The RNA shown here (c-di-GMP-I-GGC riboswitch aptamer) has 75 nucleotides and comes from a Solirubrobacterales bacterium. The sequence was found by an Rfam model in a public genome assembly.
[in-house]
RNA sequence: CUCGACAACGGCAAACCCAUCGUGAGGUGGGGACGCAAAGCCAGGGGUCUCUUUGAGGCGGCCCAGCUACCGAAG
Repeated sequence: CUCGACAACGGCAAACCCAUCGUGAGGUGGGGACGCAAAGCCAGGGGUCUCUUUGAGGCGGCCCAGCUACCGAAG
C1' cells in the first nucleotide's frame, strides 16, 4: 500500500413517530435502529425523483469519478 477480523476504541443511523421548513422531491432537530469499514465530504458523469418543465430543484444510505480519515489480525 492492498485488505477488512465473531479484534479493540469509537462513529453514523433506514423504516416509523413527533416538531419544524419547503408547492413538491425532500431538508433540519428529537425519539428510534434496518443496516453501514468511508452510511465522512463533494451534485463532476450516470441514475432516479419533484415542480409553476425552453427551465429550476431534491436524493451522497443507487453507481462511478474526485478529496479526506480512526484501528491493525490474517493474506